The prediction has a mean pLDDT of 76. The RNA shown here (Bacterial RNase P class A) has 324 nucleotides and comes from a rhizosphere metagenome. It matches the Rfam family "Bacterial RNase P class A". The family's RNA type in Rfam is ribozyme. RNAcentral holds the sequence, with entries from MGnify.

[in-house]
RNA sequence: UCGUUAAGCGAUCGCUUGUGCUUUCGGGCGCAAGAGGAAAGUCCGGGCAGCAUAGGACACGACAGUCGCUAACGGCGACCGAGGGUGACUUUAGGGAAAGUGCCACAGAAACGAAACUACCUGUAAGAGGGAAAAGGUGAAACGAGUGAGGUAAGAGCUCACAGCAUUCCAUGGUGACAUGGCGUGAAGGUAAACCCUGUCGGCUGCAAGGAGAUCUACAUAAAGGGCGGUCCGUCCGUAGGUCGAUACCCGCUUGAUCUAGCAGGCAACUGCUAGACUAGAUAGAUGAUCGUUCACGACAAAACCCGGCUUAUCGACGAUCUG
Numbered sequence: 001u002c003g004u005u006a007a008g009c010g011a012u013c014g015c016u017u018g019u020g021c022u023u024u025c026g027g028g029c030g031c032a033a034g035a036g037g038a039a040a041g042u043c044c045g046g047g048c049a050g051c052a053u054a055g056g057a058c059a060c061g062a063c064a065g066u067c068g069c070u071a072a073c074g075g076c077g078a079c080c081g082a083g084g085g086u087g088a089c090u091u092u093a094g095g096g097a098a099a100g101u102g103c104c105a106c107a108g109a110a111a112c113g114a115a116a117c118u119a120c121c122u123g124u125a126a127g128a129g130g131g132a133a134a135a136g137g138u139g140a141a142a143c144g145a146g147u148g149a150g151g152u153a154a155g156a157g158c159u160c161a162c163a164g165c166a167u168u169c170c171a172u173g174g175u176g177a178c179a180u181g182g183c184g185u186g187a188a189g190g191u192a193a194a195c196c197c198u199g200u201c202g203g204c205u206g207c208a209a210g211g212a213g214a215u216c217u218a219c220a221u222a223a224a225g226g227g228c229g230g231u232c233c234g235u236c237c238g239u240a241g242g243u244c245g246a247u248a249c250c251c252g253c254u255u256g257a258u259c260u261a262g263c264a265g266g267c268a269a270c271u272g273c274u275a276g277a278c279u280a281g282a283u284a285g286a287u288g289a290u291c292g293u294u295c296a297c298g299a300c301a302a303a304a305c306c307c308g309g310c311u312u313a314u315c316g317a318c319g320a321u322c323u324g
Stems, first nucleotide, its partner, number of pairs: 001320005007294007015034008036300001040311002043309005048206004055233004060202005065079005080094001081092004095197002100195002102191003112144001117136002120131003146162005165186003169182005210251002213244007225237003258277008295298001
């Protein structure tokens, strides 16, 4: 760093579901199956269902290196860049600051417009004024390329040499992010988890979804209202009330992007083929209790439409690879 497991065995009595036999239809006797790695949080994504075969624009929200995986994702894998570690390895809040706007506390002369507190040069009797932006001091950050030399009244990439940074272009390697090298050019403070810009994605409601409506009366005739969600467009539908039916039975409900094994492809995530398996389905809600026995004396916790992830909780035991 990764993975596996989640006390074992036996007996008896119960519970949920399915099913066999039998019955005098009340029942009786059997058999089989029966929570998790997180079933949890309900944070993402999808299936499924209804609303219209779910449409357009705006608003709003989420996400943001590259390539891949996937039904899909904000997830996963591999890699790139950046940070950490002697190392195995690990972290990542990774588009744009040269479109625009805002902000940068305190201190400080000054917080991005440039300006100039001390000091420097000049000037003068002293000041005012002029020059310069190298030195000092403040600060998280100081005008934004360091050292040396030249240069100057004093200075400054003002000039030169060397070194550094960014980058157009070119070459090489790579699918790519990018890396290395070369010629040249340049001097743009920070902040986007501030607004914003760019790109991608997102219709709404959730199994209490949904499976059921029939009939009568009144009003209305193209408007109001409704499906319809934050707004508009577009599109569809007559509206309101009464009576009956239904009201927790039944279906949805567990055979599924399923699981196990083998083989094959891939660094991996994952995928394909073959064979086999059926593994809870309740609706006040089952999975428990007692006894015996062994040990290292047993953690976190328990389905409620289903699946893929993420996050969080967890006594211990075992296995594998690697580093110092």